Record summary: This is a predicted structure of a 135-nucleotide RNA (c-di-AMP riboswitch aptamer (ydaO/yuaA leader)) from Oxobacter pfennigii.

RNA sequence: GCACAAAAAAAGCUGAAUCUCCUUUUCAGGGAGUACGGAGAAACCAAAAUUGGGGUUAAUCCAUCUUUGUAUGGUAGGGACGCCUCUUUGCCCGCACCCGUCAGCUAACUUCGGAAGCUAAAAAUAGGAGGAUAG
Numbered sequence: 001g002c003a004c005a006a007a008a009a010a011a012g013c014u015g016a017a018u019c020u021c022c023u024u025u026u027c028a029g030g031g032a033g034u035a036c037g038g039a040g041a042a043a044c045c046a047a048a049a050u051u052g053g054g055g056u057u058a059a060u061c062c063a064u065c066u067u068u069g070u071a072u073g074g075u076a077g078g079g080a081c082g083c084c085u086c087u088u089u090g091c092c093c094g095c096a097c098c099c100g101u102c103a104g105c106u107a108a109c110u111u112c113g114g115a116a117g118c119u120a121a122a123a124a125u126a127g128g129a130g131g132a133u134a135g
Stems, first nucleotide, its partner, number of pairs: 011119004019033005036113005045104001052102001053099004061074004065069001077093003083128003087124003
């Protein structure tokens, strides 16, 4: 000097999932709050039911193959280094879990979550909001 690998910090990404305090057998655990999210629940309105039905989530639905599989292809929908929008071109995701025969909307009210996982990851066009610095 180059290359590879690991860890930490900073910065950043998906996501509602950030932050504060107390406690303790101390860097774990437990507790009380919190930014931010979800569910139930009148009137009015809406609506049938049967084969159950429903909820969170971007993650629904369709087709094909007698190879029936954690299969293949597509698709509603979703994501990408400050934020919002338009257009163009490519790259990805399109999971999973829960309730338990029960739930339309829904004010008061009731109730729950406030995790986990990742890493140089996309460029261009036209605008907007806002911010920073200097005077």
The RNAcentral record of the sequence draws on Rfam and Ribocentre. Rfam family: c-di-AMP riboswitch aptamer (ydaO/yuaA leader). Gene Ontology terms of the family: regulation of gene expression and cyclic-di-AMP binding. Rfam describes the family as follows. This family represents a conserved RNA structure found upstream of the ydaO and yuaA genes in Bacillus subtilis and related genes in other bacteria. The coordinates come from a structure-prediction model, not an experiment, and the mean pLDDT is 76.